[in-house]
A computed fold for a 512-nucleotide part of an RNA from a soda lake metagenome, annotated as large-subunit ribosomal RNA, domain I. The coordinates come from a structure-prediction model, not an experiment, and the mean pLDDT is 85.
Context: one part of a larger RNA
RNA sequence: CGCAUACGGUGGAUGCCUUGGCAGUCAGAGGCGAUGAAGGACGUUGUAGCCUGCGAAAAGCUUCGGGGAGUCGGCAAACAGACUGUGAUCCGGAGAUGUCCGAAUGGGGAAACCCACUCAACGCAAGUUGGGUAUCCGUAACUGAAUACAUAGGUUGCGGAGGCGAACUCAGGGAACUGAAACAUCUAAGUACCUGAAGGAACAGAAAUCAAUUGAGAUUCCCCCAGUAGCGGCGAGCGACCGGGGAGGAGCCUGCACGUGAUAGCAGUGGAGUUAGUGGAACGGUCUGGAAAGUCCGGCGAUAGAGGGUGAUAGCCCCGUACACGAAAACUCCGUUGUGGUACUGAGCGUGCGACAAGUAGGUCGGGACACGAGAUAUCUUGACUGAAGAUGGGGGGACCAUCCUCCAAGGCUAAAUACUACUGACUGACCGAUAGUGAACCAGUACCGUGAGGGAAAGGCGAAAAGAACCCCGGAGAGGGGAGUGAAAUAGAACCUGAAACCGUAUGCGU
Numbered sequence: 001c002g003c004a005u006a007c008g009g010u011g012g013a014u015g016c017c018u019u020g021g022c023a024g025u026c027a028g029a030g031g032c033g034a035u036g037a038a039g040g041a042c043g044u045u046g047u048a049g050c051c052u053g054c055g056a057a058a059a060g061c062u063u064c065g066g067g068g069a070g071u072c073g074g075c076a077a078a079c080a081g082a083c084u085g086u087g088a089u090c091c092g093g094a095g096a097u098g099u100c101c102g103a104a105u106g107g108g109g110a111a112a113c114c115c116a117c118u119c120a121a122c123g124c125a126a127g128u129u130g131g132g133u134a135u136c137c138g139u140a141a142c143u144g145a146a147u148a149c150a151u152a153g154g155u156u157g158c159g160g161a162g163g164c165g166a167a168c169u170c171a172g173g174g175a176a177c178u179g180a181a182a183c184a185u186c187u188a189a190g191u192a193c194c195u196g197a198a199g200g201a202a203c204a205g206a207a208a209u210c211a212a213u214u215g216a217g218a219u220u221c222c223c224c225c226a227g228u229a230g231c232g233g234c235g236a237g238c239g240a241c242c243g244g245g246g247a248g249g250a251g252c253c254u255g256c257a258c259g260u261g262a263u264a265g266c267a268g269u270g271g272a273g274u275u276a277g278u279g280g281a282a283c284g285g286u287c288u289g290g291a292a293a294g295u296c297c298g299g300c301g302a303u304a305g306a307g308g309g310u311g312a313u314a315g316c317c318c319c320g321u322a323c324a325c326g327a328a329a330a331c332u333c334c335g336u337u338g339u340g341g342u343a344c345u346g347a348g349c350g351u352g353c354g355a356c357a358a359g360u361a362g363g364u365c366g367g368g369a370c371a372c373g374a375g376a377u378a379u380c381u382u383g384a385c386u387g388a389a390g391a392u393g394g395g396g397g398g399a400c401c402a403u404c405c406u407c408c409a410a411g412g413c414u415a416a417a418u419a420c421u422a423c424u425g426a427c428u429g430a431c432c433g434a435u436a437g438u439g440a441a442c443c444a445g446u447a448c449c450g451u452g453a454g455g456g457a458a459a460g461g462c463g464a465a466a467a468g469a470a471c472c473c474c475g476g477a478g479a480g481g482g483g484a485g486u487g488a489a490a491u492a493g494a495a496c497c498u499g500a501a502a503c504c505g506u507a508u509g510c511g512u
Base pairs, nucleotide, nucleotide: 001511002510003509004508005507006506007505008504009503015497016461017460020432021431022429023428024427025426026425027424028423029421030420031164032163039101040100041099042055043054044053046079049075050074051073061095062094063093064092065091066090070083071082072081106115107114108113116133117132118131119130120129121128122127135161136160137159138158139157140156141155142154143153168199169197170196171195172194173193179186183233209216210215220247221246222245223244224243230238231237251413252412253411255353256352257351258350259349260348265339266338267337268336269335270334271333272332273331274330275329277325278324279323283298284297285296287294299316300315307319308318309317362386363385364384365383366382367381368380369379372398393408394407395406396405397404448455449454468496471483472482473481474480
């Protein structure tokens, strides 16, 4: 040095576990904000730090309910001091307080800071406390130039807006990579992205629609029609309609007079639901064991054998579960009663009279949208230029014309079926199980990196219970270890479940 065996060290794979994730289903909710949000800074406990909560009234205050024994949040114990059956801690409803920054709004500003004006109260004063003072829009009043009337402008009161938020929606803008095996029309794609606006949905919507000689009857969404008809450097590709079957279903106003006289809203009341909760059946022994829920024996309950916990596997030990109940207060929905036009205001119905959308339709030129790339190209839209008719009228039926059919543009509103899920609750999984599953099971968008935009980790497990090793010994008042003790186990000792391999040793044997 090699091989073998045994025993160790190192290391942290594997197995088992799950506080965390992932994907859904069914409901709820679909917003918050000048009554100052989202998000922060700084404070705040007998407390040095961090997290959580809270705001100078600061791990909290008041009140109304629930509940009924210990409590004073977590890391995190100990000590000290308090509170509590005159009901605390805790849970829920409603209030109060709520520093500073932030739309941030008195002015400024390098966010969490600096500097003001004004009014009121108190005070001799110094001052203290409280309120107001941004901009824009609307509205009302008062003022008011050049300039006579006026107008512009100014001042004040009142009302509104502003900012944030995951996706969904509509609108205004709008790429490129890519594909075409190159590339320019084309494609990608009206996608990504930017911007604006809104809602719980949005948009659309009651035919100047289709159809075809029979007729249908607003819109939206799904299945088919159909990868069809078509479009297309007729390349790559793009891609309908009609019609059928479903989901859902709802129609109205734009007008005056007269007659009749309702809804909404508000108040009361009844019911249902949400935001705390309450009751809730039924087991003992034996054996093994550290421990019984396991074994054996004998019982019981079940509208409850969902699930979880308990020293191993529990219907009957605990929390629960089935089932049955419950609200002072706030909110939602449904019903019902009352009120509800008194100057202006008035659903529906009835009668009378009236109204029917012009720089519009259409045309020419240039774009865009339609599955349709200008094509034989109808239809929609509109930047420029033009430009009708008036129901004896007008639009459409895919060039165009006639016949015929059908509808009535140039004003407006409209639930449901549809889309989405930041958020709340319940439940589910031939989803993951710590190199997986979220980047994050752990104080993670942290540490760390970057001027910045931005990038972005690693890191779970003692034990049933800390019973976390008193005391003794070696040692540097060490590190570490040996005894003792705890424990079922300490080769479970905190570098703590299991503890593979690489790698490093010790002992023995054999070989060289």